This is a predicted structure of a 75-nucleotide RNA (transfer RNA) from Blautia caecimuris. RNAcentral holds the sequence, with entries from ENA.
RNA sequence: GGAAACUUAGCUCAGUUGGUUAGAGCAUUGACCUCAUAAGUCAACGGUCAUGGGUUCGAGUCCCAUAGUUUCCAC
Numbered sequence: 001g002g003a004a005a006c007u008u009a010g011c012u013c014a015g016u017u018g019g020u021u022a023g024a025g026c027a028u029u030g031a032c033c034u035c036a037u038a039a040g041u042c043a044a045c046g047g048u049c050a051u052g053g054g055u056u057c058g059a060g061u062c063c064c065a066u067a068g069u070u071u072c073c074a075c
Stems, first nucleotide, its partner, number of pairs: 001073007010026004019057001028044005050066005
């Protein structure tokens, strides 16, 4: 220098052919349970879907640019 994949909650990840209000596990907080702790049960909290544009009646999903991460090729 060229190419490909990825970027969604504090962490690890789903999200089907673009269509109702964006989800799970772990973590955190609270309650229940217990003599107490752990474990367990229930609930709550937590998101400008990397950033900026475009297409569309409608975008996490499609297109473009930028940034970051990883891998491959070349020098």

Rfam family: tRNA. Gene Ontology term of the family: triplet codon-amino acid adaptor activity. Model confidence (mean pLDDT): 81 of 100. NCBI's taxonomy places the organism under Bacteria, Bacillota, Lachnospirales, Lachnospiraceae, Blautia.